A computed fold for a 105-nucleotide RNA from uncultured Nocardioides sp., annotated as Glycine riboswitch aptamer. The coordinates come from a structure-prediction model, not an experiment, and the mean pLDDT is 77. The organism belongs to Nocardioides, within Bacteria. RNAcentral holds the sequence, with entries from MGnify.
RNA sequence: ACACGGGAGAGUCUCGGUGGUGCCCGUCCCCUGACCGGGGCCGGAUGCCGCGGAGCGCCGAAGGGGCAACUCCUCCCCGGAACCUCUCAGGCGCCAGGACCGUGU
Numbered sequence: 001a002c003a004c005g006g007g008a009g010a011g012u013c014u015c016g017g018u019g020g021u022g023c024c025c026g027u028c029c030c031c032u033g034a035c036c037g038g039g040g041c042c043g044g045a046u047g048c049c050g051c052g053g054a055g056c057g058c059c060g061a062a063g064g065g066g067c068a069a070c071u072c073c074u075c076c077c078c079g080g081a082a083c084c085u086c087u088c089a090g091g092c093g094c095c096a097g098g099a100c101c102g103u104g105u
Base pairs, nucleotide, nucleotide: 001105002104003103004102005101006100011056013055014054015053017051018050019049020048021047022046024044025043026042028040029039030038031037057092058091059090063088064086065085066084070080071079
């Protein structure tokens, strides 16, 4: 370096939009001699799911920045240096990613 395996944390929060779907209500139309009932289109409300947007909150173990035990050194400077820290990046349902660890080459 490569392959395989393991591998944490944090809202599937809130609000619009859009598509699908379930249920309820309403107008109209059709089936029936009529009622009941059934079916269809449209509209309204609501639940669920997918996609995308905005806002707030949060996580840290890709990467990045900072300090530093320590390292180097006679000393100083320079350099290196964390899973500490900051959260720029990234991430907060699943998938993916993932420091690090194990096995093999």